[in-house]
Molecule: transfer RNA
Organism: Parcubacteria group bacterium RIFCSPHIGHO2_01_FULL_40_30
């Protein structure tokens, strides 16, 4: 500097070819249960979907620009 992939919840990760409420496990947080504590069970809080723009009735998704992170090549 070129390509190539990738950024979604605290963390790891979905989310058929644009669609009607953005989910899952683990972690939080209370209940239950126990003599306690952990297990298992039941609930619940947490998201400007990296920033900013454009197509569009409609954008997590598709275009452009930026920023980051990783990997090749140089």
């Nucleotide at each position: 500097g070129u390509c190539a992939g990738g950024g979604u919840a605290g963390c790891u990760c979905a989310a058929g070819u644009g669609g009607u409420u953005a989910g899952a496990g683990c972690g939080c947080c209370g209940c239950c249960c126990u003599c306690a504590u952990a297990a298992a069970g039941c609930g619940g809080a947490g998201g400007u979907u990296g920033c900013g723009a454009g197509u569009u009735c409609g954008a997590c998704u598709c275009u452009c620009g930026c920023c980051c992170c990783u990997g090749a090549c140089a």